[in-house]
Molecule: small-subunit ribosomal RNA
Organism: Candidatus Omnitrophota bacterium
RNA sequence: CCUUUGGAGGGUUUGAUCCUGGCUCAGAGUGAACGCUGGCGGCGUGGUUUAGGCAUGCAAGUCGAGCGAUCUUAUAGCCAGUAUUAUUGUUUCGCAAGAAACAAGAGUACUGGCUGUAGGAUAGCGGCAAACGGGUGAGUAAUAAGUGGAUAACAUCCCUUAAGGAGGAUGAUAGCCUACCGAAAGGUGGGGUAAUACUCCAUAUGUCCAAAAUUUGAAAUAGUUUUGGAUGAAAGAUGGCCUCUGGAUUUUCCAAGCUAUCACCUUAAGAUUGGUCCACUUCCUAUCAGGUAGUUGGUAGGGUAAAAGCCUACCAAGCCUAAGACGGGUAGCUGGCUUGAGAGAGUGGUCAGCCACAUCGGAACUGAGACACUGUCCGGACUCCUACGGGAGGCUGCAGUCGAGAAUCUUUUCCAAUGGGCGAAAGCCUGAGAAUGCGACGCCGCGUGAGGGAUGAAGGCCUUCGGGUUGUAAACCUCUUUUAUUGGGGAGGAAUGCGUUUGGAGCAAAUAGCUCCAGACGAGUGACUGUACUCAAUGAAUAAGCCACGGCUAACUCCGUGCCAGCAGCCGCGGUAAUACGGAGGUGGCUAGCGUUACUCGGUUUGACUGGGUGUAAAGGGUCCGCAGGCGGCUAAAUGUGUGAAAGGUGAAAUCCUUUAGCUCAACUAAAGAACUGCCUUUCAAACUAUUUAGCUUGAGACUGAAAGAGGAGAACGGAACUGCCGGUGUAAGGGUGAAAUCUGUGGAUAUUGGCGGGAACGCCAGUGGGGAAGCCGGUUCUCUGGUUCAGAUCUGACGCUCAGGGACGAAAGCUAGGGGAGCAAACAGAAUUAGAUACUCUGGUAGUCCUAGCCGUAAACGAUGGACACUAGGUGUCUGUCUGUUAUGGAUGGGCGCCCAAGUUAACACGUUAAGUGUCCCACCUGGAGACUACGGCCGCAAGGCUAAAACUCAAAGGAAUUGACGGGGGCCCGCACAAGCGGUGGAACACGUGGUUUAAUUCGAUGCUACGCGAGGAACCUUAUCCAGGGCUUGACAUGCUGGUAGUAACCGCCGGAAACGGUUGGUGAACUGUAUCCAGUCAGUUGCCAGCACAGGUGCUGCAUGGCUGUCGUCAGCUCGUGCCGUGAGGUGUUUCCUUAAGUGGAAGAACGAGCGCAACCCUCGCCCUUAGUUGCCACCUUUAGUUUUUAACUAAAGAGCACUCUAGGGGGACUACCCGCGUUAAGUGGGGGGAAGGUGGGGAUGACGUCAAGUCCGCAUGGCCUUUAUGUCCUGGGCUACACACGUGUUACAAUGCCUGCUACAGAGGGAGGCGAAACCGUAAGGUGGAGCAAAUCCCAAAAAAGCAGGCCCAGUUCAGAUUGAGGGCUGCAACUCGACCUCAUGAAGCCGGAAUCGCUAGUAAUGGCGCAUCAGCUAUGGCGCCGUGAAUACGUUCCCGGGCCUUGUACACACCGCCCGUCAAGCGCUGAAAGUCGGAGGCACCUGAAGUCUACCUUUGGUGGAUCACGGUGAAUUUGAUGAUUGGCGCUAAGUCGUAACAAGGUAGCCGUACGGGAACGUGCGGCUGGAUCACCUCCUUU
Repeated sequence: CCUUUGGAGGGUUUGAUCCUGGCUCAGAGUGAACGCUGGCGGCGUGGUUUAGGCAUGCAAGUCGAGCGAUCUUAUAGCCAGUAUUAUUGUUUCGCAAGAAACAAGAGUACUGGCUGUAGGAUAGCGGCAAACGGGUGAGUAAUAAGUGGAUAACAUCCCUUAAGGAGGAUGAUAGCCUACCGAAAGGUGGGGUAAUACUCCAUAUGUCCAAAAUUUGAAAUAGUUUUGGAUGAAAGAUGGCCUCUGGAUUUUCCAAGCUAUCACCUUAAGAUUGGUCCACUUCCUAUCAGGUAGUUGGUAGGGUAAAAGCCUACCAAGCCUAAGACGGGUAGCUGGCUUGAGAGAGUGGUCAGCCACAUCGGAACUGAGACACUGUCCGGACUCCUACGGGAGGCUGCAGUCGAGAAUCUUUUCCAAUGGGCGAAAGCCUGAGAAUGCGACGCCGCGUGAGGGAUGAAGGCCUUCGGGUUGUAAACCUCUUUUAUUGGGGAGGAAUGCGUUUGGAGCAAAUAGCUCCAGACGAGUGACUGUACUCAAUGAAUAAGCCACGGCUAACUCCGUGCCAGCAGCCGCGGUAAUACGGAGGUGGCUAGCGUUACUCGGUUUGACUGGGUGUAAAGGGUCCGCAGGCGGCUAAAUGUGUGAAAGGUGAAAUCCUUUAGCUCAACUAAAGAACUGCCUUUCAAACUAUUUAGCUUGAGACUGAAAGAGGAGAACGGAACUGCCGGUGUAAGGGUGAAAUCUGUGGAUAUUGGCGGGAACGCCAGUGGGGAAGCCGGUUCUCUGGUUCAGAUCUGACGCUCAGGGACGAAAGCUAGGGGAGCAAACAGAAUUAGAUACUCUGGUAGUCCUAGCCGUAAACGAUGGACACUAGGUGUCUGUCUGUUAUGGAUGGGCGCCCAAGUUAACACGUUAAGUGUCCCACCUGGAGACUACGGCCGCAAGGCUAAAACUCAAAGGAAUUGACGGGGGCCCGCACAAGCGGUGGAACACGUGGUUUAAUUCGAUGCUACGCGAGGAACCUUAUCCAGGGCUUGACAUGCUGGUAGUAACCGCCGGAAACGGUUGGUGAACUGUAUCCAGUCAGUUGCCAGCACAGGUGCUGCAUGGCUGUCGUCAGCUCGUGCCGUGAGGUGUUUCCUUAAGUGGAAGAACGAGCGCAACCCUCGCCCUUAGUUGCCACCUUUAGUUUUUAACUAAAGAGCACUCUAGGGGGACUACCCGCGUUAAGUGGGGGGAAGGUGGGGAUGACGUCAAGUCCGCAUGGCCUUUAUGUCCUGGGCUACACACGUGUUACAAUGCCUGCUACAGAGGGAGGCGAAACCGUAAGGUGGAGCAAAUCCCAAAAAAGCAGGCCCAGUUCAGAUUGAGGGCUGCAACUCGACCUCAUGAAGCCGGAAUCGCUAGUAAUGGCGCAUCAGCUAUGGCGCCGUGAAUACGUUCCCGGGCCUUGUACACACCGCCCGUCAAGCGCUGAAAGUCGGAGGCACCUGAAGUCUACCUUUGGUGGAUCACGGUGAAUUUGAUGAUUGGCGCUAAGUCGUAACAAGGUAGCCGUACGGGAACGUGCGGCUGGAUCACCUCCUUU
């Protein structure tokens, strides 16, 4: 510089994330089918299923110029006959004219025969074709196809070229005639005939044999030449000419002859077409591993066109196979087609090449060619005809028909064109072919109109009711006429050929004739078809649908429905507000189509060559040895296998691509080019690879010398412990557990001691120490023995690495046989525990554990990490060598075993010279989950079982790592009246209140663990009050707004009547308001209000708190919850917010990849406590003055007034407390312990204040509100009742059970409130409740108002009491329309339970608990013992954080995320589906053995147009096996299915850690034993690491 132009993703596992991984979608395509719809044309295309059966017609004939014959037309000649006639003759009649009859009769016409000529037709003989063309894909996995070669192993009709030939002769036969058989098909006998039919002889370039020479070649079996021998051919037809000869002979004709063309024979060559052989390539299956007897080879013979076991005989025993033989399944192959970026994957319809087949099976004949689609023979099945004797047939040719099927066309026209067969040709034949019809089956093109047109019409739909949208869309106006219809015009496909003729060439004796080439003229040839095209007329006229609209994926609303009906490709929609179902409107997409279904490729790197993986996701074999195979160190040379380059051949055409061209364009078609990425041949190169040769030493091995070691095998020995037995001592227990019991023991245990025996295992040393391939190996000694490491550098010289198949070893359990048996211990028995306990715990206990010999062959056989080699920073510890040495706790260098880390890798966790890093080589393994470490089959095993290893059905996930939460019968730290320490209660009694339950006509509704239950309700006799019940009323309404009409003796009020009232009625009585007219006066006028009637509407404590707002509870006054920027991480997220110290506190300080900030904490606010100040009325009264009274009379006290504001108090404002000061501790910090001062000291006490959020918490009955429901009722009014019931259960309280008490009397001291329809004093009455009364007070003034406990005095004397007061009786007063259901209060009487409360449980840490009274709200009154406040008296205790509960922070595990009230396992039961086994039953397939054996071929013989026998052999039959499929009573397993049963195995330490292998046991999950693993939490210890 040129060339190459091409690769997109999304959804779905999770609370979220990254990864792995499947499922699914968007694209393209089809010989398609189905649904809805449908105007036209062009070009294509159309039985994919039953290679199922077929009616009917057609699809292969042609040549008379091969032959005889026959028929026929025309014509010539001859003959015959018939008819007719010119003419002639005779006879008769007649006078004559004439008539009649008879005979002959040239000629003419017709008919027949013969001969000839010119035509036509054709049954037969003969020639050629029929082996092509056309159909289909059953079979076939190689006798096939593709590509490339070979034929030195072959054939080839017709055609071309060349050479030569074509002489002579005989005998038949069909047709035909005749006789006969048969229903027919057809057949037989006799007679006679021709040929380009057949036969014989001759000739010979050929062939064969023998010999010799020579050529090509790698090779002679080949070619050429010569000689000899044997053997093998033929056919004529037609046209022309008579130059020569002959015949009839004048012309003329014929024969022979000559000549032309066609045909014939032989040979050679070519071309074409075929046969055969070779190499490579061509689907799945090893749950098919061995196959093969003509099998493999040789010799001889046969056979073929031709090589060959192709066939036969004999000989040998080979041949194929893990690079997949043999078997099974499936399938025509290719060019191509579809898809794909490509590599590939799928496919083989139309077109083209090859193959195979022709009803099924077998066989040959003819022929150049067949073992023959429309030929022959035989057998089988099927169909048809039949006179029952016998015959006929083959649509996988074109049409067409039936059947099966989702599904695939006209029983059309023509040989006009192209091509084929025959022919000399004309021509004939041709369902090949050309055309046409049908089908939207596909591709392409055109149209269904164009322009203008806003009142943005009507209608539809939606609506926030304003409007929006459909929408310039329509209407309407102006145009156009493709298409359509009608009429007219009108190409092209046609040129060959034929006839005449011209020129040239050839043959020839030839100016005949014929052939060939070139030209001219002429007459003609079209199925389609009056087609394409074109002109005119008419008139917007004739022409739009389908699918979708939740995301992927472009496009949204309304109505209906209510987990129903339904949708769905995946995720998923639907349970009353569905953009997801159905409809509608609108919108989006495509468009004469649009969707759906099926299938293929793609996406999918999801089989990975391009281009994947295996520590934990699926995946490394349990380990090693090792054959084949794969791969392989350094140097040199040779060769040229792979490899690279160049050239040649081939890679059919069509297709694809590019460029042009032809149909108006396009589809379509044509031409040219490129391409066909391949194969073969030749030449060149020689780096790498390979082979060979020669070497090398570094890989590997050997040798010498050292070293360590639980390496292996055998034998012997030892001590501790245990247990048994025999004694001694000794007495009542022992043992065991959470606690017990079973068990042992007075027949003497346990304990202790002496002795004897037995078996198994080897403490300490002992160590992330050592050894071994792994499994594994641990007392000591001896014997035998394997491997490893180091040092030396003596030897060999690549001897190496890996390893399918194969072999060996291989824990524990288990098996066989024989021993042994102390302890332990599956099974088993018992005791416990428990709802149960086939378990965990305990007491016993058998196999087994041990030894010998054999088997088994598996484990979480793990580092979940195959082996080998090389490379890539370090640090540190340890085991074991070597070297060095200023001997140090030194340094260097090997081999192991660990830890921490760099780069790098990884989804992350993590790995990191012992790689999971970077590379090379080899092996093994994986491809969604489940079914399934399974079934069947095979191999192994005594068995148990092991190895290998599917499918159906089913799901949209299953999974890994990490994150944030939540949870744990995990851990650490911390807090809280959480426990503990205390005080007082509840739970027992009676009563009150609330709730449940029950009851009821109704017992209205809500609240339901903590966080409902003296809660809504801070006050249900009526009212309240509520569709809670019974009953009675009203219907624009009890209440609001608007409109229309009406309305003065009207509305309203007071009466009266009915009634329980509401309500209804009414003839009675009284009797309206505002504005204007109007600056006087209005009930009468007008309007408004009001009222009446009507219309809209009101109303609803009806439903949904799971549609909502607002408010509230709770965690919790707990200390938390977040954000910005930065940083870390692929990311979710993290950091900050962690750690240490501290705090009541995420309070503060320090460290720190964080720095800051927000909501919370704290503070600011209110109140109480101290002081100051201001202000003193209604408060106060110390001091002072005055007055009055009393008395004990200098004086004191009391009361009042004045004066005063000191004090108390009131209520405004300030001060004060901040760890400020001191000491200690702490990091010199934050802070903390103590102290001083202070009224108060570490937040001084109390209150208000409630972060992000959780509980679909509560409330639609406080209020508001969407939707739904109701409208003479679910609204509204009224009366009465109910909410107050009562066997019972629970909760919250009150009063008590008494002497720290009760009763009586006396005497003190508060605070905070309330008061006008109110509080109500004094005084009086009543035992009292209460009544009378009415001063004072809208309140620091008056009243409620007495505070009570306390104190003093007296009584009671431990009892169901002088405790307690329930219950009941009687009598009262109070409120109120009204106290029966159903009020409180007073007096008298009555005098119940109860003597301190089981299990359990609540509150409280100081002015608190406990205890005493007082007030207030609601309210006519009251159920108040409740709620909210106030003051009086006034404690005890806290060692402390082990435990219970709740909470906070950090950490850990998790299979949870609706978050432990989670998840989840198995049996059983039910339904459905799939599958295995099974006594059997019914089919298919292939082989083996035997029997039978058609036709044909081969063969032998004979009495030879033939017969008989033999060999081979299709079909058929029999038998024993094999294999495959269907079905099968019953039976095993698996899967799926909102709410079945039993348990709770797993996930947290899952409550006994779990899991793996094995054995036993058990309803089930499972339990237990033995060995193993960590993929176990927690605590402690050890070791190691990091820092100093």